[in-house]
RNA sequence: ACCCUGUACCGGGGGAGCCUGUGCAAACAGGCUGAGAGGGCGCGUAAUGCCGCGCCGACCCUUACACCUGAUCCGGAUCAUACCGGCGUAGGGAGUGAUGCAGAAUCUAUU
Repeated sequence: ACCCUGUACCGGGGGAGCCUGUGCAAACAGGCUGAGAGGGCGCGUAAUGCCGCGCCGACCCUUACACCUGAUCCGGAUCAUACCGGCGUAGGGAGUGAUGCAGAAUCUAUU
């Protein structure tokens, strides 16, 4: 020097599935994968149900290994699932922000 890495900062994006039992007005307990499996509050509707929405929080991601689409897809495994692999150098996707601290590499100068 600010190219690279980490962290902090400012801003932005995103998901919350599956199984078993119990229970009944929006739930409880256990199990699986995972960073995270809806943690808190509020509103709405609901038994052909056990969910939807908003705000906050945790977590992940921020130029692409977050996540979404194709997809009610294909193969394997499983009690089951978006569990694993393929599709996938696919299409889309939020900053190529700023530069404080730490690190690494390189260059220059001096001794």